A computed fold for an 89-nucleotide RNA from Planococcus sp. ISL-110, annotated as c-di-GMP-I riboswitch aptamer. It was read from a public genome assembly, where an Rfam model found it. Its mean pLDDT, the model's own confidence on a scale to 100, is 88.
[in-house]
């Protein structure tokens, strides 16, 4: 430098669920508990996917409802980029 994750050590992270005088229109996020998992489940929304639809548009006499839409989310959906612990070759 590169490949690997069978076994091991030191550690890391934390799904569902519960709580909240937290943030958000929602999806979702944050904090505390919890532990299904994870060798990048570290980081980056760049591409695809998925979720939401406040604003906006359509509809309407006007509204409500409805429909459409990401510039809002999700990296624990996949790909890509980037950094990195241990182990074996």
């Nucleotide at each position: 430098a590169u490949c690997u994750g069978a076994a091991a050590a030191a550690g890391g992270u934390a799904a569902a669920c519960u709580u909240c005088a937290c943030c958000g229109a929602a999806a979702g996020g944050g904090a505390a508990g919890g532990a299904c998992g994870c060798a990048a489940a570290g980081c980056c929304a760049u591409g695809a996917g998925c979720c939401u639809a406040a604003c906006c548009g359509c509809c309407u006499a006007a509204a409500a409802a409805g429909c459409g839409u990401a510039a809002g989310g999700u990296u624990g959906u996949c790909a890509g980029g980037u950094u990195g612990c241990c182990u074996g070759g």